This is a predicted structure of an 89-nucleotide RNA (c-di-GMP-I-GGC riboswitch aptamer).

[in-house]
């Protein structure tokens, strides 16, 4: 400083089930391992989900609907960022 072929010391843990929290996307704990070289970390851009509040639209209501003002995903992709283990220089 550059890579992630092989190896290792080790790390994470999808679906899936149990227990808990949310109105829901989702998320914590436990078992569980499809995969992951940053599957550490931040919603900063893009893109996906969500609709209990909010705000506009239409309607005599009841009730439709739009946005993304609000949430979620970091194991969608881009970008900061911090590191562990090996090759190579």
């Nucleotide at each position: 400083u550059c890579u992630g072929a092989a190896a290792a010391a080790g790390g994470c843990a999808a679906a899936c089930c149990c227990c808990g929290a949310g109105g829901a996307a989702u998320c914590g704990g436990g078992g569980g391992a499809c995969g992951c070289a940053a599957a550490g970390c931040c919603a900063c851009g893009g893109a996906u989900c969500c609709u209990c509040g909010g705000a506009g639209g239409c309607g005599a209501a009841a009730g439709c609907u739009u946005c993304a003002c609000g949430g979620a995903u970091a194991g969608c992709c881009g970008g900061g960022u911090u590191a562990c283990c090996a090759a190579a220089u």
Its mean pLDDT, the model's own confidence on a scale to 100, is 82.